[in-house]
RNA sequence: AUGUUAUCAAGAAAGGUGGAGGGAAUAGACCCUUUGAAACCUUAGCAACCCUUUAAACUUAUUAAAGAAGGUGCUAAAUUCUACUUUAAAUUCUAAUAUCAUUAAUUAGUUUUUGGAUAGAUAACUU
Repeated sequence: AUGUUAUCAAGAAAGGUGGAGGGAAUAGACCCUUUGAAACCUUAGCAACCCUUUAAACUUAUUAAAGAAGGUGCUAAAUUCUACUUUAAAUUCUAAUAUCAUUAAUUAGUUUUUGGAUAGAUAACUU
C1' cells in the first nucleotide's frame, strides 16, 4: 500500500505550548472555534477489536460474562446531514396534464421513513 472479515444512532476530560482554522474526499447545507481551531506534550478517562480468565459448545471452532496489566483506538453534534438506489406514507404546499368550471384524479417536485450500495474510520488477519 492492496485485499478479506466485523463494527460504526452508546460511551468518555483537564492542563501546558501554539495562534487560525476544523468537522475524511468533491459539491451543497449546517455546526464548532480569539470565552482559543489544527498540531505537539503531560495526566486522566471511555471502549472488550486483539488480549487474559471463566462457563457452555466441540475442530463445522462459536456464544456469553468478568477484566483496562499489555497491543491499539477514541474522548462536540448518528460516520454532523444530504448526494446513488430502494420500501412505505404525507401532501389544505408548488408545477403540469385533464376538465366549460369546480371537486376529485394522475404525474413530477417536496417532506418524513425502511433497506441496500458507494466512500470513510477502527480492529484483526492475509499478500
Molecule: SAM riboswitch aptamer (S box leader)
Organism: uncultured Flavobacteriaceae bacterium